This is a predicted structure of a 1454-nucleotide RNA (small-subunit ribosomal RNA) from an uncultured beta proteobacterium.

RNA sequence: AUUGAACGCUGGCGGAAUGCUUUACACAUGCAAGUCGAACGGUAGAGGGGGCAACCCCUUGAGAGUGGCGAACGGGUGAGUAAUAUAUCGGAACGUGCCCAGUCGUGGGGGAUAACGUAGCGAAAGUUACGCUAAUACCGCAUACGAUCUAAGGAUGAAAGCGGGGGAUCGCAAGACCUCGCGCGACUGGAGCGGCCGAUAUCAGAUUAGGUAGUUGGUAGGGUAAAGGCCUACCAAGCCAACGAUCUGUAGCUGGUCUGAGAGGACGACCAGCCACACUGGGACUGAGACACGGCCCAGACUCCUACGGGAGGCAGCAGUGGGGAAUUUUGGACAAUGGGGGCAACCCUGAUCCAGCAAUGCCGCGUGAGUGAAGAAGGCCUUCGGGUUGUAAAGCUCUUUUGUCAGGGAAGAAACACCGGCUCUAACACAGUCCGGGAAUGACGGUACCUGAAGAAUAAGCACCGGCUAACUACGUGCCAGCAGCCGCGGUAAUACGUAGGGUGCAAGCGUUAAUCGGAAUUACUGGGCGUAAAGCGUGCGCAGGCGGUUUUGUAAGCCAGACGUGAAAUCCCCGGGCUUAACCUGGGAACUGCGUUUGGAACUGCAAGGCUAGAGUGCGGCAGAGGAAGGUGGAAUUCCUGGUGUAGCAGUGAAAUGCGUAGAUAUCAGGAGGAACACCAAUGGCGAAGGCAGCCUUCUGGGCUAGCACUGACGCUCAUGCACGAAAGCGUGGGGAGCAAACAGGAUUAGAUACCCUGGUAGUCCACGCCCUAAACUAUGACGACUAGUUGUUGGGGAUUUAACAUCCUUAGUAACGCAGCUAACGCGUGAAGUCGUCCGCCUGGGGAGUACGGUCGCAAGAUUAAAACUCAAAGGAAUUGACGGGGGCCCGCACAAGCGGUGGAUGAUGUGGUUUAAUUCGAUGCAACGCGAAGAACCUUACCUACCCUUGACAUGUCAGGAAUCCCGCAGAGAUGUGGGAGUGCUCGAAAGAGAACCUGAACACAGGUGCUGCAUGGCUGUCGUCAGCUCGUGUCGUGAGAUGUUGGGUUAAGUCCCGCAACGAGCGCAACCCUUGCCAAUAGUUGCUACAUUAAGUUGAGCACUCUAUUGGGACUGCCGGUGACAAACCGGAGGAAGGUGGGGAUGACGUCAAGUCCUCAUGGCCCUUAUGGGUAGGGCUACACACGUCAUACAAUGGCGCAUACAGAGGGUUGCCAACCCGCGAGGGGGAGCCAAUCCCAGAAAGUGCGUCGUAGUCCGGAUUGCAGUCUGCAACUCGACUGCAUGAAGUCGGAAUCGCUAGUAAUCGCGGAUCAGCAAUGUCGCGGUGAAUACGUUCCCGGGCCUUGUACACACCGCCCGUCACACCAUGGGAGUGGGUUUCACCAGAAGCAGGUAGCCUAACCGCAAGGGGGGCGCCUACCACGGUGAGAUUCAUGACUGGGGUG
Repeated sequence: AUUGAACGCUGGCGGAAUGCUUUACACAUGCAAGUCGAACGGUAGAGGGGGCAACCCCUUGAGAGUGGCGAACGGGUGAGUAAUAUAUCGGAACGUGCCCAGUCGUGGGGGAUAACGUAGCGAAAGUUACGCUAAUACCGCAUACGAUCUAAGGAUGAAAGCGGGGGAUCGCAAGACCUCGCGCGACUGGAGCGGCCGAUAUCAGAUUAGGUAGUUGGUAGGGUAAAGGCCUACCAAGCCAACGAUCUGUAGCUGGUCUGAGAGGACGACCAGCCACACUGGGACUGAGACACGGCCCAGACUCCUACGGGAGGCAGCAGUGGGGAAUUUUGGACAAUGGGGGCAACCCUGAUCCAGCAAUGCCGCGUGAGUGAAGAAGGCCUUCGGGUUGUAAAGCUCUUUUGUCAGGGAAGAAACACCGGCUCUAACACAGUCCGGGAAUGACGGUACCUGAAGAAUAAGCACCGGCUAACUACGUGCCAGCAGCCGCGGUAAUACGUAGGGUGCAAGCGUUAAUCGGAAUUACUGGGCGUAAAGCGUGCGCAGGCGGUUUUGUAAGCCAGACGUGAAAUCCCCGGGCUUAACCUGGGAACUGCGUUUGGAACUGCAAGGCUAGAGUGCGGCAGAGGAAGGUGGAAUUCCUGGUGUAGCAGUGAAAUGCGUAGAUAUCAGGAGGAACACCAAUGGCGAAGGCAGCCUUCUGGGCUAGCACUGACGCUCAUGCACGAAAGCGUGGGGAGCAAACAGGAUUAGAUACCCUGGUAGUCCACGCCCUAAACUAUGACGACUAGUUGUUGGGGAUUUAACAUCCUUAGUAACGCAGCUAACGCGUGAAGUCGUCCGCCUGGGGAGUACGGUCGCAAGAUUAAAACUCAAAGGAAUUGACGGGGGCCCGCACAAGCGGUGGAUGAUGUGGUUUAAUUCGAUGCAACGCGAAGAACCUUACCUACCCUUGACAUGUCAGGAAUCCCGCAGAGAUGUGGGAGUGCUCGAAAGAGAACCUGAACACAGGUGCUGCAUGGCUGUCGUCAGCUCGUGUCGUGAGAUGUUGGGUUAAGUCCCGCAACGAGCGCAACCCUUGCCAAUAGUUGCUACAUUAAGUUGAGCACUCUAUUGGGACUGCCGGUGACAAACCGGAGGAAGGUGGGGAUGACGUCAAGUCCUCAUGGCCCUUAUGGGUAGGGCUACACACGUCAUACAAUGGCGCAUACAGAGGGUUGCCAACCCGCGAGGGGGAGCCAAUCCCAGAAAGUGCGUCGUAGUCCGGAUUGCAGUCUGCAACUCGACUGCAUGAAGUCGGAAUCGCUAGUAAUCGCGGAUCAGCAAUGUCGCGGUGAAUACGUUCCCGGGCCUUGUACACACCGCCCGUCACACCAUGGGAGUGGGUUUCACCAGAAGCAGGUAGCCUAACCGCAAGGGGGGCGCCUACCACGGUGAGAUUCAUGACUGGGGUG
């Protein structure tokens, strides 16, 4: 885009179309083929006349019958049919009613029979007997032509009348007679129609390859309208087939229709042409025509009637019914028109046809209103609460009236025939002809189309969609549910994707969905594709058929080209016109129908024929190289075995071992022998061969190639379906052989296991001969042949030139390798040996899986090979390249990563956190590194979020409204308290003269609201952790690439560093690094109080004096690889040195790129959404967060002598202090108490630093170590130390004697060790944490390994990225399918039986009008019987196909 469509929702009108695609299933009822009285006998009824009546006559005319014509057309359907058909073009051996033209004729006789009458039978259908009768029914006779036959003389063969008219003549009349018309007979021709034959074209399957006996042809005969094996007899053995016979499946064919740019593809409704069929099968009759839809006979199935004896029927005609189905109409009107049949005609018949009805089934047209109208109404929806949108939309106002309704008018389709009148013909005023004229009649549709008028916006809009493709977005509901979905995919609590609403988009009386066809699809590629790696080159050659083929001449004309003629039905399509108001539709003309045939011409090309040529191909003569093949012979090294000698304890084997061999003498070594297999070095991207493949040497036979020149043949060529041959290894058969190796097998190891890898053995096999098998990653994953298209280098075999002492150089050809231009390619890559540019031929491919499988065939001894599907299932499978990530890949480098060291953890006790368990609650969060002395810089109450109990409900807190009161303070009572209740004191500030108002605060009321440590960190902001202070992460422009991307950022050096240098299709830049900042180390300047003190002085920096020093705190300086030497590339840089307080970033800190982990946090805070609202909010008391069989993390203290204890004694830094630090002094063993000076701090206090040093003691012990636990007595804080604080004194004195596997920190003022201070805080669980100083080490060879990281590179089937991906069995469910003892159908072949009806043939029986015959009888005919053919039917044996089947095989999906 389309449809004979269907379904869902919806539906105003008209036009013109279309309407059982399924069961060729079955059919009730009605209709669809009759007509003619001008062929005939006859005649109901009606009218008229005559007659008294019976009856007769005239006109008209029903029913039935004889007869004629028609019924073979028209209408339906598509079952069958792959050719007996159709389409196109031809042909000869035919027929033909009605029609046209022409010639001739139409004479004279006869016998019957229906109807009818009478009598029967039968339920009916129907039928019998006797009798009467007519014809255009039937039969002779005559005549006989251009008929037929012929023996060429001859013979045979026809007919029918009817009607109109009538002048003369005849007749009583009828009529004769004449004439006209129709009809009839014979013949000739025509038109149209039909029968037959040929050529070409017309679906699929080769898993259908051979078919055929009347088969193919001939002769003779028969038969037919006609040619012909159409039929019969005889003879011959042909005929068809790879250009697809036969068989199977499917199918009516065509003009055309749909689609498409076309070529094509699909289809064959309606309309038109042809064919076939008419319940199924068979058969003939009649006839011009049938083997006959509404005829006959027979058989069968089915249905109906029946009195059971018999009968009837055939909608695939029009309506209609049932059934089937997703699905397809009225049991309508009319012959008015067109056409058909009959008739002289009138007319009759006509479900053909014309109309109407039903159906939005498609096509076309029209309408559902138009203008104005902003307060942008109300309502709806959304909202950032401002508004936006629906929306000029509505309402309102002003118009119009198509359609619909009502009323009125109102066509065309109708003109012929007939009639009348002219004219022609004629004897004629008949008939006929002519339309030359005339006036009438006839309409189913239908009072329809159309026109006019009236009223009145009045009667008229839906459907689908809105994530992308694809035009159109929001809200709510739902919460991987419900659902959507054409593909991708959406939905797991913020869904533009589900459902609803608002809004929007598209189309519109329709809109969507489903089904189907073509297109897009160059996705079967003729136009117009491919085959190295995506699917795809047969393993290789030879070669018949086939296809293609060098050069030249002549001829020919099959192909080819051109012209003409015939045909190519009409309709359709296209163009130009015309008619319906337009369009659809109808219609006139043209063009076209790309085709086929006939004919004329041409001769370039192809073909064919004939003749030449030598460039293709081949042959001969001369050379050359070679693991080319076959057979025979022969050689040495090595392994193994055997014999003998020497010799002794191991050998062998492995990562390490063991099995194994060996004292019965191995291994080793020497000599000899046997036997089999393979041929080191040479040896090579060397050679040969078609491929597989081929290797010691020699001989014989043999194939091919290359090469130089000459001669010869003269296109002999290339490719190749089927075919034939060869074809590694393994395997098979028979017979040999068997050293080594070695499937299977055995043992030993390894391992969780190890039916493996490793080891020790070892059989088939490997070897030979003969015969099979026929497959490989049979690979260059690249078919063969030929031509053309830059080069360079190596190498093998020939030849040539130049030249040399030898070498060598150049050219050419046939191979074989490496690069590379153009070009090609998706890229990788190929690139004269093409995957480039072309030609010829063959093979092969068409998404993945199923499957190279099943079935069938062929081959094979078998294994198996070859040919080769389908159902079903998926939305991918695949190629090349890119970026990452990963690797028990590689290279380089770094880090307390390892190593080297020091000290720990893991064992003990305790502290603390976590898990688990428990509990009313043990609130919550954090969970590998990167949770676990974490949030918590401090849970007795509070904190507190948890639990129990008791209370409050506008609330503990905010804003707004109203009313009252200032606020506030004090005292009782009840209660665990919150709270409840009572009493008392007390009035303030601003304005105002006062009344009063206002601000703040308190109380009460109602409502908006408050409140939530409730949920979601996977809706978020912010903040933080981590990789990682690792050196990386990017951009602009340019360049390269089809692109993803690359380059830059890689490379060579160097660095802590993408730090710097050099190079480079890159040049620059940004975030990171570094530096800038703080601190510390040196110096200087400035400033000296509370700091300092060289001078004086004091008990004392106490005081004077001073600011030199220290210090304090501000500003500067200083360090930059700056200098020297070496190394390096003349670089960057590194190494060493000097100077310097400090040296190569001096030490430390702050500082954390792009990003990763849906990392952590809704319980800091903020915040979307959801949830609670007399509670999930708020208050109070008590309890809990402190529980305890257990497990883990982090720490403290120890286990002791480098120590414990006692006495004495020295030296810090950084901090804190007014609800505070607290001195001196006094009391207490002590915690502490009293006391009160000083200090808002360089001034006073905390505050004694400790390790250290000196002296003493202890003597290796569960101790004078260690201090847990427990008892008693106290102190302090606090409303309160029971659960549950810290501290003191006395007493008690547990485990623990240095810690398994494993594991942590640290590289210098570091580890280790020692003490001090702060925050939080009433107190404290602090042994935590954050800081401070004192003392103060050891070690680093080095980068193999473990862990983490950076850069480059490589492989990848990974990309939520190795915690990835993924294979097979097993178990379960479902699906399709193969096998299967079989079973049941369909189709078909062969053989046999059988044989209705019928035609033909025969005929003993029976019957018989016309003709012949005087008659007997004959001729002719019929019935019956028989024979041949044959339908249905039956039996048997096959073939093929479909379905089904216990069980079973694999496959697919989950």

Model confidence (mean pLDDT): 84 of 100.